[in-house]
RNA sequence: CCGAAGGGUAGCUAGGGUUCCGAUCGUGCCGGGAGCACGAUGACUGGUCCGAGAGCAACCGGCCACCGGCGCCUUGCGCGCCGGCGGCUCCACGGCGGGACAAAAGCCCGGGAGGU
Numbered sequence: 001c002c003g004a005a006g007g008g009u010a011g012c013u014a015g016g017g018u019u020c021c022g023a024u025c026g027u028g029c030c031g032g033g034a035g036c037a038c039g040a041u042g043a044c045u046g047g048u049c050c051g052a053g054a055g056c057a058a059c060c061g062g063c064c065a066c067c068g069g070c071g072c073c074u075u076g077c078g079c080g081c082c083g084g085c086g087g088c089u090c091c092a093c094g095g096c097g098g099g100a101c102a103a104a105a106g107c108c109c110g111g112g113a114g115g116u
Base pairs, nucleotide, nucleotide: 007060008059009058011056012055015050016049020047021046022044023041024040025039026038027037028036029035061089062088063087064086066084067083068082069081070080071079072078073076091111093114097109098108099107
């Protein structure tokens, strides 16, 4: 300097905005109440919703080893398949800017650019 790998799925959370619900305010129906409709507000706690490579935890997968069964032949400290059981699955600082959905974000660009 270059390349490969650092797995997948769904759930939860940090976080996020404002489509929908709710809330609040305004207007109208109306003389009043309840209610309905329209509009505004996310520096409105909330429900729906979005949501982590570097957050949580589960299942699956992968690697290694052992045991059992079956098959193969080159009969060996062999290979393959199935099942069981155990171990491992490390590390990870990170913009600006852009993108989608209604919109925003720790989402995606991105284990990027850059840095050590």
Notes
This is a predicted structure of a 116-nucleotide RNA (Guanidine-I riboswitch aptamer) from Cupriavidus yeoncheonensis. The sequence is in RNAcentral, with records from Rfam. It matches the Rfam family "Guanidine-I riboswitch aptamer". A reference for the family is Trachman RJ 3rd and Ferre-D'Amare (2021), "An uncommon [K(+)(Mg(2+))2] metal ion triad imparts stability and selectivity to the Guanidine-I riboswitch", RNA.